[in-house]
Molecule: Bacterial large signal recognition particle RNA
Organism: Clostridia bacterium
RNA sequence: CUGCGCUAAGCGGGGAGCUAGUGGUGCCCUUAACUCGCAAUCCACUACAGCGAGGCUGAAUGCCUUUCUCGGCUUAAUUUAUGGAGAGCCUGACUAUAACAAGGGAUGUUGAUAACAGGGUCUUGUGCAAUAUUCCACCAUGAACCGUGUUAGAGCCUGACGGCAGCAGCACUAAGUGGUUAGGAGUAUGUGCCACAGGGAAGCUUUGUAGGAGUUACCUAUUUUACGUAUCGUCUCGGUAAGUCAUUCCAAAAAAGGAUGCGCAG
Numbered sequence: 001c002u003g004c005g006c007u008a009a010g011c012g013g014g015g016a017g018c019u020a021g022u023g024g025u026g027c028c029c030u031u032a033a034c035u036c037g038c039a040a041u042c043c044a045c046u047a048c049a050g051c052g053a054g055g056c057u058g059a060a061u062g063c064c065u066u067u068c069u070c071g072g073c074u075u076a077a078u079u080u081a082u083g084g085a086g087a088g089c090c091u092g093a094c095u096a097u098a099a100c101a102a103g104g105g106a107u108g109u110u111g112a113u114a115a116c117a118g119g120g121u122c123u124u125g126u127g128c129a130a131u132a133u134u135c136c137a138c139c140a141u142g143a144a145c146c147g148u149g150u151u152a153g154a155g156c157c158u159g160a161c162g163g164c165a166g167c168a169g170c171a172c173u174a175a176g177u178g179g180u181u182a183g184g185a186g187u188a189u190g191u192g193c194c195a196c197a198g199g200g201a202a203g204c205u206u207u208g209u210a211g212g213a214g215u216u217a218c219c220u221a222u223u224u225u226a227c228g229u230a231u232c233g234u235c236u237c238g239g240u241a242a243g244u245c246a247u248u249c250c251a252a253a254a255a256a257g258g259a260u261g262c263g264c265a266g
Stems, first nucleotide, its partner, number of pairs: 001266006009057003012030004020046005034054005063258005071249002074246001077244006084237004090233001092232002094228001095226002098223002102220003105216003115209007122199006128192002130189007137180005147172004155164003
C1' cells in the first nucleotide's frame, strides 16, 4: 500500500417554550434525511442525560473544532404609525377683543373728516282736538188698592134741598226704564304730521356757515389682550404594531484546521 473480518461511531440539526436539568412528543426554521411502538391532567432519563424492537453503513463521501448567518430570543436605546388619558403658565391652527393703516375694497371736489349755529329725536307743564264714559237737558213710557186731579154707574147720610166717601175709565206725576247726540258740564286716555312755555349729558339725524381732501376699517398683512377652546398641531404619561441599531443562540452550505482503532493474509 492492497484485500477480508470486527469494533467505536453514524443513519439529521437548530431556536423558543416546558423542565431542577437533559432529551423527546407538539410549534417554528433549515432541510430531504432508515422502519415500528410510547408520550401535555405528558413520556423517558440524570451530566457519556429519550426508552424498547428491528435494519443499514462502517474507519471514511464519515467524525471533531473554529469562522460565517437563514431563523429565533431579549427590548436597554431610537424612528415611524395608531388609538387612550391629561395639559391653555405649549399660544401654534381656531374663537373673541383692541390697535395700526402697508396692500385690496367702499366712500368723497355732485364737497369727506373735524369745527360752529339752529331744529328734531328725549323730558316737564298747560292748552286744543279726537275718542270713550257719566250727569244735565229733551222725547217717550211709567202705580189693581196702599200717588194726585176729575170721577159715569153703584153706595152712604137726610123728611126734602143737598152733602159725603169713592171703584173702573181718562188726564198727570215720583222712583225707575228706554231713546236722541244738536247743546252744556265733569272724568279718563296704549289718541294727535296740533299749539305754547321751560329743561336738555352724550350720540344719531337734518338745515345752514366758513373751509377744501380726506374718511372708513369689510378682507389680507403686522401687533395687543383673554381664569377663551382639548377639534387639529405641540408637550407629558402609559399601551399596541412595524422597522433600525445592539445582545445572545444558531440550521444548511462554504472555507480553514484536527484526530482517525483492532485482528488475519498478501